[in-house]
Context: one part of a larger RNA
RNA sequence: CGUAUGGUGGAUGCCUAGGCUCUAAUAUAUGAUGAAGGACGUAUAAAGUUGCGAUAAGUUACGCGUAUUUGCUUUAUUUAAAAAUUUGAUGCGUAAAUUUCCUAAUAGAGUAAUCUAAUAUAUUAAUAAUAUAUUAUCAUUAUAUUUUUAUAAUGAAAGUAACCUAGAGAAUUGAAACAUCUAAGUAUCUAGAGGAAAAUAAAACAAAUGUAAUUCCGUUAGUAGUGGUGAGCGAAAUCGGAAAAGCCUAAAUUAUUAUAAUUAAUUUUAUAAUAAGGUUAUAGGGCUAUAAUAUAAAAAUAUAUUAUUAUAUUAUAAUAACUUGGAAAAGUUAAUCAUAGAAGGUGAUAAUCCUGUGUAUUAAAUUUUAAUAUAUUUUUUUAUAGUACCUGAGUAAAACGAAACACGUGAAAUUUUGUUUGAAUUUACCAAGACCAUUUGGUAAGGCUAAAUAUUUAUUAGAGACCGAUAGUGAACUAGUACCGUGAGGGAAAGGUGAAAAGAACUUCGAAUAGAAGAGUGAAAUAGAUCCUGAAACCAUAUGUUU
Numbered sequence: 001c002g003u004a005u006g007g008u009g010g011a012u013g014c015c016u017a018g019g020c021u022c023u024a025a026u027a028u029a030u031g032a033u034g035a036a037g038g039a040c041g042u043a044u045a046a047a048g049u050u051g052c053g054a055u056a057a058g059u060u061a062c063g064c065g066u067a068u069u070u071g072c073u074u075u076a077u078u079u080a081a082a083a084a085u086u087u088g089a090u091g092c093g094u095a096a097a098u099u100u101c102c103u104a105a106u107a108g109a110g111u112a113a114u115c116u117a118a119u120a121u122a123u124u125a126a127u128a129a130u131a132u133a134u135u136a137u138c139a140u141u142a143u144a145u146u147u148u149u150a151u152a153a154u155g156a157a158a159g160u161a162a163c164c165u166a167g168a169g170a171a172u173u174g175a176a177a178c179a180u181c182u183a184a185g186u187a188u189c190u191a192g193a194g195g196a197a198a199a200u201a202a203a204a205c206a207a208a209u210g211u212a213a214u215u216c217c218g219u220u221a222g223u224a225g226u227g228g229u230g231a232g233c234g235a236a237a238u239c240g241g242a243a244a245a246g247c248c249u250a251a252a253u254u255a256u257u258a259u260a261a262u263u264a265a266u267u268u269u270a271u272a273a274u275a276a277g278g279u280u281a282u283a284g285g286g287c288u289a290u291a292a293u294a295u296a297a298a299a300a301u302a303u304a305u306u307a308u309u310a311u312a313u314u315a316u317a318a319u320a321a322c323u324u325g326g327a328a329a330a331g332u333u334a335a336u337c338a339u340a341g342a343a344g345g346u347g348a349u350a351a352u353c354c355u356g357u358g359u360a361u362u363a364a365a366u367u368u369u370a371a372u373a374u375a376u377u378u379u380u381u382u383a384u385a386g387u388a389c390c391u392g393a394g395u396a397a398a399a400c401g402a403a404a405c406a407c408g409u410g411a412a413a414u415u416u417u418g419u420u421u422g423a424a425u426u427u428a429c430c431a432a433g434a435c436c437a438u439u440u441g442g443u444a445a446g447g448c449u450a451a452a453u454a455u456u457u458a459u460u461a462g463a464g465a466c467c468g469a470u471a472g473u474g475a476a477c478u479a480g481u482a483c484c485g486u487g488a489g490g491g492a493a494a495g496g497u498g499a500a501a502a503g504a505a506c507u508u509c510g511a512a513u514a515g516a517a518g519a520g521u522g523a524a525a526u527a528g529a530u531c532c533u534g535a536a537a538c539c540a541u542a543u544g545u546u547u
Stems, first nucleotide, its partner, number of pairs: 001544007013532001014496002018467002020464007027456001030158001037102003040053003044080001047073003059096006068084003107116003117135007137156008163194001164192005174181001178228001204211002215242004225233002246448003249392001253276009281426001283391003286387006296380012310366002314360003319334005335352002337341001343355003398420007407433001428443005483490002503531001506518004
């Protein structure tokens, strides 16, 4: 060095119990009636885990369902023990009861899961002890009067993966350096809400024979623009779709009540509250005068009925023989069903063996949606003429300083506003990208509004030219575990006997509960529990060759 046989080791192959991504529907809730999350307990015995809470792997009622059951590792170990159940258990579903202590934690305190009180009631001889209940703060409203108070009622507080709105708001980076700019109103922090949020009913677009709230998608378009005219940033109308829904107030005017003043006088005036009235651009409304008209329609809430959805279910088609084999679902031959040849399991590959699938079917209890009926409540419905009373003021606009608009101050309109100022009132006002005229469109300074849209912690059903144990989640296993760190925090490794434990009785060697040799099981034991396959490095033994 070669060959052979073994050892070691755990690659490779096969497998999947767990992941990853996506789709559809549901739902996005909870909490002082004490949540989310924990601590400690709880089983005949009990380490972890699951469940539960001193009624503690459970209690009660109702429904489904049928033969075993006392969760999982686990039929622990030991020669286990004790019970329940066809008078229907265990199990599945619906609704209740119980629910220690900590925790928003709320009687006070505190080093979370502990300590210490006050008041009332009960037991009691008792002021001791025990038991039960109450006792935090803030906001709003009401009552009282002690008016910086007390009492009562109602509500809030905390949690929540992402989505949403508002407030605060970086830097790395890019510009091949860097300062305006970019990254970006992003990350991050704070506050708040909902199942969605926000926006929303033209002081809007537009420019023709116009459109007609908002939101979202496509297009317009990487266009018009903007920009140390660098890097870059970047629209809108239109058009095509999704979805469609519109309304309420302030004011003028009127009535009542209260208060104050006033008057011969509820006479007049002012203020406030309540009610009526009224809500718009071809201007409308009020008031005055004249004339006229309808009893209907719509919406919301509650109840009932019917149908329907969800949370347990139920029924259900069709194959035999022979051959090989440890085993038939394989092969051969001959059959059957199919609104069912999706899928999984069964000793190898099964439409016809099992579970299912397809098609039908069920609800005592809780629940979704819709329709109908009844009841209550609310809303809406005229013309002509005159009058000039009303139509949202520290507002619009302006100056200075900023910000948002695709638009970096620019010729800079439009929107927001910190400071200083400050209109008009329908013969009015705003806009159409400085500004002016004309023309056109609209009516600001009050408010509400479903749907189309966003998201996935979670539930149900399903899919994959996604992974297959150094992969896929960090986690297929006692995993946010073991372990590390004062702490914030960091954070693993670890899957596979066999169809079935049939998990090796018994004998021998041995100090032996080590290990081995027989025997036995099995298709196989070089499948023997360090258990499928079992590569290489490395090691041993035997043997050959070369020096």
Molecule: large-subunit ribosomal RNA, domain I
Organism: Candidatus Shikimatogenerans sp. Tder